[in-house]
RNA sequence: GCGCCCGUAGCUCAGUUGGAUAGAGAGACAGGCUACGAACCUGGAGGUCGGGGGUUCGAAUCCCUCCGGGCGCA
Numbered sequence: 001g002c003g004c005c006c007g008u009a010g011c012u013c014a015g016u017u018g019g020a021u022a023g024a025g026a027g028a029c030a031g032g033c034u035a036c037g038a039a040c041c042u043g044g045a046g047g048u049c050g051g052g053g054g055u056u057c058g059a060a061u062c063c064c065u066c067c068g069g070g071c072g073c074a
Base pairs, nucleotide, nucleotide: 001073002072003071004070005069006068007067011025012024013023019057029043030042031041032040050066051065052064053063054062
């Protein structure tokens, strides 16, 4: 330099035939339980879906570009 894949909650990820309030697990926090913890149970919180632009009535999802990471080729 070229090609492919990935980027969604602090972490690991799901969601990509475009549609309704963007989810799960684990974690953190609060409460319950306990003599106190751990475990377990309950609860609410936490996101400009990597940045920007475009298409569309509507974009995490499609197109362009940039950034970061991984793999392969040279």